[in-house]
Context: one part of a larger RNA
Molecule: large-subunit ribosomal RNA, domain VI
Organism: uncultured Bacilli bacterium
RNA sequence: CGUAGGAAAAUUGAGGAGAGCUGUUCCUAGUACGAGAGGACCGGAACGGACAUACCUCUGGUGUAUCUGUUGUCAUGCCAGUGGCAGUGCAGAGUAGCUAUGUAUGGAAUGGAUAACCGCUGAAAGCAUCUAAGCGGGAAGCCAACUUCAAGAUGAGUUUUCCCAUAUUUUAAAUAGUAAGUUCCCUCAAAGACGAUGAGGUUGAUAGGUUAGAGGUGGAAGUGUGGUGACACAUUGAGCUGACUAAUACUAAUAGAACGAGG
Numbered sequence: 001c002g003u004a005g006g007a008a009a010a011u012u013g014a015g016g017a018g019a020g021c022u023g024u025u026c027c028u029a030g031u032a033c034g035a036g037a038g039g040a041c042c043g044g045a046a047c048g049g050a051c052a053u054a055c056c057u058c059u060g061g062u063g064u065a066u067c068u069g070u071u072g073u074c075a076u077g078c079c080a081g082u083g084g085c086a087g088u089g090c091a092g093a094g095u096a097g098c099u100a101u102g103u104a105u106g107g108a109a110u111g112g113a114u115a116a117c118c119g120c121u122g123a124a125a126g127c128a129u130c131u132a133a134g135c136g137g138g139a140a141g142c143c144a145a146c147u148u149c150a151a152g153a154u155g156a157g158u159u160u161u162c163c164c165a166u167a168u169u170u171u172a173a174a175u176a177g178u179a180a181g182u183u184c185c186c187u188c189a190a191a192g193a194c195g196a197u198g199a200g201g202u203u204g205a206u207a208g209g210u211u212a213g214a215g216g217u218g219g220a221a222g223u224g225u226g227g228u229g230a231c232a233c234a235u236u237g238a239g240c241u242g243a244c245u246a247a248u249a250c251u252a253a254u255a256g257a258a259c260g261a262g263g
Base pairs, nucleotide, nucleotide: 001152005163006162007161008160009159010158011157015149016148017147018146021049022048023047024046025045026044027043033038051106052105053104054103055102059100060099061098062097066093067092068091069090070089071086072085073084074083075082076081110144111143112142117137118136119135120134166176167175168174169173181259182258183257184256185201186200187199188198189197206252207251208250209248210247211246212245213244215241216240217239222235223234224233225232226231
């Protein structure tokens, strides 16, 4: 821009893409078969490999604004307590998120038309013949079925709901202001390079803060007691705590502007 008014939702599916793998063991059955050695079809079950998709409950990884320990040095006048720098100084743990080696799931079943091939009936050609007319069976393959995209499918589909008949010029047509609605703007994240998508904007829990909790770390500071002391113990599962959960308008989403129908 189009989809012959303008919007908001929900859909159909022409068509496209993806997937399609396979092993071992057991039962049937040491059966059929075979002199024996050996050893099935058909049918059923279990467990795997590789691959794919989703997810983070578990097992782990990471986790540079979490917690702790600790070395050197500097600063805070000194002690104590803290802070800076040294690859995050180094080391031990670790929430959310992201992850695989972790967890879950998948390939199927089924139907249709067939290939090679196997047949039925059957002439030409009194026989025979799956074929000439006719009718069946038959594959991991084909078409559906499964997952997914999809009406620019210009053949532009369908359904539901909402908006209404203003003004100017001179009918047409154009312009302007509006309606439903949308955007700008602002707070953001399950989204993200930017657009976009999604959640919200006071009739509000969108983000921050605060409070409470979860999870993490692992026993704060101060004081007291014991010890010559390093230190230990008590107060005390203490103190601190990024992303997680909930509550709460304290802070910021204010105020406003623009676009947008007349067939």